RNA sequence: ACCUGAAAAGGGCUAACCUACCGAAAGGUAGCGUCGCAAAGCUUUAGGGGCUAAGAUGAAUGAAAAACAUUCGUUAUGCCAGCCAGCUGCCGGU
Numbered sequence: 001a002c003c004u005g006a007a008a009a010g011g012g013c014u015a016a017c018c019u020a021c022c023g024a025a026a027g028g029u030a031g032c033g034u035c036g037c038a039a040a041g042c043u044u045u046a047g048g049g050g051c052u053a054a055g056a057u058g059a060a061u062g063a064a065a066a067a068c069a070u071u072c073g074u075u076a077u078g079c080c081a082g083c084c085a086g087c088u089g090c091c092g093g094u
Base pairs, nucleotide, nucleotide: 003093004092005091012037013036018031019030020029021028022027035082041087042086043085047084048083049080050079051078055075056074057073058072059071060070061069062068
């Protein structure tokens, strides 16, 4: 340096539920908790994939026009890294 491993040593993180707050939502923050994790460390418009749709927009309907309302669709520089991925790292083994 590359490959590889959690058997050991020292440890680390914390899913879901619940509570409070933020958010239109997805989800996030903190606490509790401990399903699990060899990277469950960091990185998302500028690697892929997925989630949401406030706003915008198309169609239909209400009610003849505008406006408004409802429903369905499209849309992310919003969100997920504990989906894959990239980068970095402790201890060991060949």

c-di-GMP-I riboswitch aptamer from Desulfovibrio sp., 94 nucleotides, folded computationally. Its Rfam family is "c-di-GMP-I riboswitch aptamer". Its family is annotated with cyclic-di-GMP binding in the Gene Ontology. The source organism's lineage runs through Bacteria, Thermodesulfobacteriota, Desulfovibrionales, Desulfovibrionaceae and Desulfovibrio. Model confidence (mean pLDDT): 83 of 100.